[in-house]
Context: one part of a larger RNA
RNA sequence: GGCAGGGAGUGUACCUAUGUGGUGACCCGGAAGGGACAGCGAAAGCAAUAAUCCGCAACCCGCAAGGGCCAGGGAUAUGGUGUGCAAGCGCCAUGAAUCACGUGGGUACGACCUGAAGCCAGUCGAUCUAAUCCGAGGCAGGGCGAAGUCCCUCAUCUGAGGGAUGGAGGCCCGACAGAGGUGCUGGGCUCAAUCCGUUCUCGUGACCUCGGAAUAGAAGUGAAAUGCCAAUCGAGACUGGGAAUAGCAGGUUCCUAUCGAAAUAGCCCUCAGGCUAGUCUAGCUGGAGACCGAUCACGGGGUAGAGCACUGAUUAUGUAUUACGGACCCGAAAGGGAUCGCUACAUUGUCAAACUCCGAACCUGUGGUCGUCUAAGAAGGCUGGAGAAGGGGUGCUGGGGUAAGCUCUGCAUCCGAAAGGGAAAGAACCCUGCUCGUGGUUAAGGCCCCUAAAUACUAACUGAGUGUAGGCAAAGGCGUUUUAAGCCUAAAACAGUGAGAAGGUAAGCUCAGAAGCAGCUAUCCUCUAAGGAGUGCGUAACAGCUCACCCACCGAGGUUUAGAGCCCUUAAAAUGGACGGGGCUAAGUUAGUUGCCGAUACCACGAUAUUCCUAAAAGGAAUUACGUAGAUAGGUGUCUUGCGAGACAAAAAGUGCGUCUUUGAGGAUGCAUGGAUCUAGCAAGAAUAAGAAUCCUGCC
Numbered sequence: 001g002g003c004a005g006g007g008a009g010u011g012u013a014c015c016u017a018u019g020u021g022g023u024g025a026c027c028c029g030g031a032a033g034g035g036a037c038a039g040c041g042a043a044a045g046c047a048a049u050a051a052u053c054c055g056c057a058a059c060c061c062g063c064a065a066g067g068g069c070c071a072g073g074g075a076u077a078u079g080g081u082g083u084g085c086a087a088g089c090g091c092c093a094u095g096a097a098u099c100a101c102g103u104g105g106g107u108a109c110g111a112c113c114u115g116a117a118g119c120c121a122g123u124c125g126a127u128c129u130a131a132u133c134c135g136a137g138g139c140a141g142g143g144c145g146a147a148g149u150c151c152c153u154c155a156u157c158u159g160a161g162g163g164a165u166g167g168a169g170g171c172c173c174g175a176c177a178g179a180g181g182u183g184c185u186g187g188g189c190u191c192a193a194u195c196c197g198u199u200c201u202c203g204u205g206a207c208c209u210c211g212g213a214a215u216a217g218a219a220g221u222g223a224a225a226u227g228c229c230a231a232u233c234g235a236g237a238c239u240g241g242g243a244a245u246a247g248c249a250g251g252u253u254c255c256u257a258u259c260g261a262a263a264u265a266g267c268c269c270u271c272a273g274g275c276u277a278g279u280c281u282a283g284c285u286g287g288a289g290a291c292c293g294a295u296c297a298c299g300g301g302g303u304a305g306a307g308c309a310c311u312g313a314u315u316a317u318g319u320a321u322u323a324c325g326g327a328c329c330c331g332a333a334a335g336g337g338a339u340c341g342c343u344a345c346a347u348u349g350u351c352a353a354a355c356u357c358c359g360a361a362c363c364u365g366u367g368g369u370c371g372u373c374u375a376a377g378a379a380g381g382c383u384g385g386a387g388a389a390g391g392g393g394u395g396c397u398g399g400g401g402u403a404a405g406c407u408c409u410g411c412a413u414c415c416g417a418a419a420g421g422g423a424a425a426g427a428a429c430c431c432u433g434c435u436c437g438u439g440g441u442u443a444a445g446g447c448c449c450c451u452a453a454a455u456a457c458u459a460a461c462u463g464a465g466u467g468u469a470g471g472c473a474a475a476g477g478c479g480u481u482u483u484a485a486g487c488c489u490a491a492a493a494c495a496g497u498g499a500g501a502a503g504g505u506a507a508g509c510u511c512a513g514a515a516g517c518a519g520c521u522a523u524c525c526u527c528u529a530a531g532g533a534g535u536g537c538g539u540a541a542c543a544g545c546u547c548a549c550c551c552a553c554c555g556a557g558g559u560u561u562a563g564a565g566c567c568c569u570u571a572a573a574a575u576g577g578a579c580g581g582g583g584c585u586a587a588g589u590u591a592g593u594u595g596c597c598g599a600u601a602c603c604a605c606g607a608u609a610u611u612c613c614u615a616a617a618a619g620g621a622a623u624u625a626c627g628u629a630g631a632u633a634g635g636u637g638u639c640u641u642g643c644g645a646g647a648c649a650a651a652a653a654g655u656g657c658g659u660c661u662u663u664g665a666g667g668a669u670g671c672a673u674g675g676a677u678c679u680a681g682c683a684a685g686a687a688u689a690a691g692a693a694u695c696c697u698g699c700c
Stems, first nucleotide, its partner, number of pairs: 001700006011109013026035003039046002049077001051076004059068003078093006112251004119241006130215001132213007139205001141173003144169001148165007178202003183198002186196002217233001220228002226235001254635006264277005280385006289373003293370009305358001306356002311352003316347005324341003328337003391415006398408003420431003435607007445597003448582003454594001456593006467584002475569003479566010496553003500549001502526003507521003532547001536545002608625002610622004636689001638686006645679003654673008
């Protein structure tokens, strides 16, 4: 891992709702007694409606419209009691319960199953290890050479030096034995749950080793590391309390049908959880309006925007007062003058969530009309059962933030809990809400091939493989297409080529020089077709070149400005690579046209189911039939018991392979195998359904 078997909402008591049944102002119990028949009040205690009106169903009258009477229902009034001076307020009152059984839910218990780390008690452990005690055993070889002693020399003495001897030491070297365990952070699912290789440390001592003894968990022992106390140690192990507890995690077994959520608010030592409300579901009741929408009228609001009238910020200038502040001038001082501020006013420029002289859209209240739903029963009410209380995306709109696949709101919608078609692929983007079939028509999106449908048509643009993709800016382009306007132009434009571009004069001044061209001032006249007291180079200054301007040649458009379309640059990421791919010059882009393809959408036909009309059937109605958590309804199968009827050696159950059938769980049946039990129907009762739990056991 596979297969088989096992494996999880149970029982008792009480409460509560509901279903069925019995009896009923009484019910149950053998009795005591319990529940109900009256409540209110902490208590002492006091102690209640056959009321009036409206009115659904039913019934009655009526052809009908409608009316009568109206159980239940609603409203009002009244009453009981507590409190209060009172006003008032709270609870209660116009009579239905009780017992049994079944089911839903709650509470207490192990309480659906499995799962802690832990806490406490008792017991067992020092054959491992820690320290201690008693008794034993062990340490090759070599080196250094303390004290002491002897001899010699020196010395007045204490003594000093030298040479021997001697053999100390938690001394040295050491793969003797033995003990340890430093680095390679070597090998290593292994010989090994600590070993192996090499390297390394101690090796006469606080040494190593053996046998025996004693110290025990609220403890012991510890040259102290929270170390060790039998592979276990921040408190051993085992057994018990014990099914500890777990707001946490995993698992929780047959079918079909109807409806179908929430990820919000308030409170909580609350944030992984609860309670209440909202939201879902089922039943009962109720009896006529309800509401998401549109529009009109009358109200409410102070946002967006705007504005500066207030509050506050703020630009420039002017005027005024000088009592105020600073420095300056005159003066002996008083004082005067002038200046910058301050303050006020005026003009001007700009701002505000905590500014407003203003002020929308929009939201909202009431009423009218329309719309939608509703007697096939809406709204509302009562009761039982929940789940959820981690949300998320998109569009629009706000707050925070530089921003975010960021965060916090509002409205709408979708995913969550939604399948199908499209977007290559994709929770929420586009189309569209899946009962089961058959056939057709469309939506979004597409129609060269992969791949269903146009190598369709008309007119343009692009030459960049731009593009075919959602994927970029400011700023640029004498790329190309196009729109509009102005000016020049056969009296010849624009470009090109040829020629001229002069004289007074080197204008005056300045200056070493200044001659068109360092600088300042002025900028005239003549000859002319035209030529500036000079456009730019250049010279020390001249010279020289050139331009403006004019003529000639040539012969048709030229030039300027403002846009628009497509395109280009801007444009950088790590293995070679992405329009989905092939590929495409259209199969790209723009504008238009006609067809076709394409969903579970829509239509037609057939079938099933649900709710309702209906006594039932038949028939009919529905804008009915996705669905997680969840609520509700109806069924299938297994085992046991009872009643009861049967089957079977002419072959029961079981098993294997088929066939038929039900919406489904399932049911029936044939053949083979098997060889003795089995079952319809009606009831009752359960240790009642397996794929999951790092599930348990067995086999392979």
Model confidence (mean pLDDT): 84 of 100. Large-subunit ribosomal RNA, domain II from a Candidatus Altiarchaeales archaeon, 700 nucleotides, folded computationally. It was read from a public genome assembly. Rfam family: Archaeal large subunit ribosomal RNA. Gene Ontology terms of the family: structural constituent of ribosome and ribosome.